[in-house]
RNA sequence: UCGUGCUAGGCGGGGAGCCAGCGGUGCCCUGUACCCGCAAGCCGCUAUAGCGGGGCUGAAUUCCUGCUCGAGGUUACGGUACCUGGACACGAGCGGCGCCGAGCGGUGUUGAGGGCUUGGUCCUACGCGGCGGAGCGCUGUGAACCCCGUCAGGUCCGGAAGGAAGCAGCGGUAAGCAGUUAGUUCCGGGUGCCGUAGGGUUACCGAGCCGGAGCUAGUUAGCGUCGCCACGCCUAAGGGCCUAAUCGACAGCAGGUGCACGA
Numbered sequence: 001u002c003g004u005g006c007u008a009g010g011c012g013g014g015g016a017g018c019c020a021g022c023g024g025u026g027c028c029c030u031g032u033a034c035c036c037g038c039a040a041g042c043c044g045c046u047a048u049a050g051c052g053g054g055g056c057u058g059a060a061u062u063c064c065u066g067c068u069c070g071a072g073g074u075u076a077c078g079g080u081a082c083c084u085g086g087a088c089a090c091g092a093g094c095g096g097c098g099c100c101g102a103g104c105g106g107u108g109u110u111g112a113g114g115g116c117u118u119g120g121u122c123c124u125a126c127g128c129g130g131c132g133g134a135g136c137g138c139u140g141u142g143a144a145c146c147c148c149g150u151c152a153g154g155u156c157c158g159g160a161a162g163g164a165a166g167c168a169g170c171g172g173u174a175a176g177c178a179g180u181u182a183g184u185u186c187c188g189g190g191u192g193c194c195g196u197a198g199g200g201u202u203a204c205c206g207a208g209c210c211g212g213a214g215c216u217a218g219u220u221a222g223c224g225u226c227g228c229c230a231c232g233c234c235u236a237a238g239g240g241c242c243u244a245a246u247c248g249a250c251a252g253c254a255g256g257u258g259c260a261c262g263a
Stems, first nucleotide, its partner, number of pairs: 001263006009057003012030004020046005034054005063256006072247005078242003082239003085235002090232002093228007102220003105216003114210008122199006128192002131188006137180005147172004155164003
């Protein structure tokens, strides 16, 4: 130096959590690197820290160590105020209400606000009218007989003269029926630019007188108050980002590391 066969070792690792501690199962990150049984208020160990059984590989690209890189995780009463939240003291925006009466507007010497007087609207009573209803009145109709008048014919009394009752018809009327422009009496009212008297006087309208310059509060503005909104401001629970610390896979580089036999 080469060949053959063994052994150590390897056949994933890491993070958080749990645990007296160390592993595992489970979760997460990397990555693809055997199998079976056990296992989360659990399973198995004890600093030599999974237990039991089997298989493959095997001294090197594969094992071990160191360095570099660095996925990812965890921690901090750390920072930021980017997102989602919380709060609404302050500011801004918007809206409502009130006050004020500066600007604009309206009105006013063809006389404001205010004051006085007198009327109306309102109430009561009376009257008048009107509307509606009823009665009376008026007109018409209206009784075979038991209403009236006149009573043809006919009937009755009488010797006669004459008289009597009386149907129909005609005329009128009672009860009833119908109508009613005008007339009259009574009753009623969501009746009246009506009249008289009284009452009432808060309000509105009108007229007269006094007086001599404001009145109004529509809008803008201002002030106050209440509310809405959550933009600024405040806050920082969750998330994001940053910083620090910590653990750290994969990867890269460098180094180290057996035994036996034979040539």
The RNA shown here (Bacterial large signal recognition particle RNA) has 263 nucleotides and comes from a Dehalococcoidia bacterium. Lineage of the source: Bacteria > Bacillati > Chloroflexota > Dehalococcoidia. The prediction has a mean pLDDT of 79.